[in-house]
RNA sequence: GCCGAAGUGGCGGAACGGUAUACGCGGAGGUCUCAAAAACCUCUGGGAGCAAUCCCUUGUGGGUUCAAGUCCCACCUUCGGUA
Repeated sequence: GCCGAAGUGGCGGAACGGUAUACGCGGAGGUCUCAAAAACCUCUGGGAGCAAUCCCUUGUGGGUUCAAGUCCCACCUUCGGUA
């Protein structure tokens, strides 16, 4: 240089073009206990706001589409292959 794969919350990780983040870990609160561990229940992306609510968010920037994590293009990073 060329070919291929991957990049999604704090972490792992799923997701047919149709509520972005299921599920697990972690975190917060609670139940139980004399106390704790374990177990169980609730909540948990970011920002603004007293709140209602609003805005943003799948590596970056574009494109297609009523609608994109998903399809297309370019680039960045990592990994693998190849000369």
Predicted 3D model of an 83-nucleotide RNA (transfer RNA) from a Candidatus Berkelbacteria bacterium. The organism belongs to Candidatus Berkelbacteria, within Bacteria. It matches the Rfam family "tRNA".